[in-house]
């Protein structure tokens, strides 16, 4: 340098819930808070999962049911880049 990952130092992310604000909804952001993560750093590429304001079928309506352009990387791959150094 790879790989690899300690009962090692010293950092660092923050999940349920919760309190405020977004938002149409997933869900997002700040603040309490820690379930857990050695890339739980970055990118929606590819599969996946969410949820449909809209638009479109159906229907006499409540609505149903299809669509992401709207989300999730802490769902799994890939791509970049990275603290530290025991076996």
């Nucleotide at each position: 340098g790879u790989u690899c990952g300690a009962u090692a130092a010293g950092a660092g992310c923050a999940a349920a819930c919760u309190c405020a604000g977004u938002g149409a909804a997933a869900a997002c952001u700040g603040g309490g808070g820690a379930c857990g993560c050695a890339a739980a750093g970055u990118c929606a590429u590819g599969g996946g999962u969410c949820u449909a304001c809209u638009g479109c079928a159906u229907g006499g309506a409540u609505a149903u049911g299809c669509a992401a352009u709207g989300a999730c990387u802490g769902c799994c791959a890939g791509a970049c880049u990275a603290c530290c150094g025991a076996a």
Predicted 3D model of an 87-nucleotide RNA (c-di-GMP-I riboswitch aptamer) from Pelolinea sp. The model forms 95% of the base pairs in the Rfam consensus. The coordinates come from a structure-prediction model, not an experiment, and the mean pLDDT is 87. It was read from a public genome assembly, where an Rfam model found it.